This is a predicted structure of a 167-nucleotide RNA (glmS glucosamine-6-phosphate activated ribozyme aptamer) from Mitsuokella jalaludinii. Model confidence (mean pLDDT): 76 of 100. Lineage of the source: Bacteria > Bacillati > Negativicutes > Selenomonadaceae > Mitsuokella.

[in-house]
RNA sequence: AAGCGAUUCUUAGCGCUAGUUCCCCAAGAUGGGCUUGAAAGCUCAGCGGGGAAAACGAGGAGAAGGUUGUCGAAACGUCAGCGGAUGCCUUCCGGCCGUCCCAGUCGAUACGGCCUGCCGAAAGAUGAGGAGCGAUUCUCAUGACAAAGGCAGCUCGAGGGACCUGU
Numbered sequence: 001a002a003g004c005g006a007u008u009c010u011u012a013g014c015g016c017u018a019g020u021u022c023c024c025c026a027a028g029a030u031g032g033g034c035u036u037g038a039a040a041g042c043u044c045a046g047c048g049g050g051g052a053a054a055a056c057g058a059g060g061a062g063a064a065g066g067u068u069g070u071c072g073a074a075a076c077g078u079c080a081g082c083g084g085a086u087g088c089c090u091u092c093c094g095g096c097c098g099u100c101c102c103a104g105u106c107g108a109u110a111c112g113g114c115c116u117g118c119c120g121a122a123a124g125a126u127g128a129g130g131a132g133c134g135a136u137u138c139u140c141a142u143g144a145c146a147a148a149g150g151c152a153g154c155u156c157g158a159g160g161g162a163c164c165u166g167u
Stems, first nucleotide, its partner, number of pairs: 014083004019079001020053006030045005056072003062092006093107004098163005111157003115153005125142007
């Protein structure tokens, strides 16, 4: 130093790869093209082995089941596939109008809408350095630019039934 085992921490644009694209090596048995008197040779494809790529952050957790699961950025392969996932739907539990039930709506930051304010990126890009034959990959610096959403304020709206209180 590598490997194995144990423990701890971290991770949900998270993890993985027999499709696909790309790189390297070997082989000379296959096919096409060029060339040749014919071969040799060159080149492309296919086949074998080994590799590379395959999500940039924001946001998000009452329980169970189901399900093709939010937001934008990007030189858009961030394609495709598999697994998972805090989303969404249904039910249950819980909260919300003075109390209770139904309805509605949300999730312990627990009713909804409009408006205003605040919060709310990184990659990419540029420059520099490192590893690798290569495809690629890692680190540092500069400097930005989102949307959803959250918080606060103002305002509008919240039905049906029973009861209580005030005028």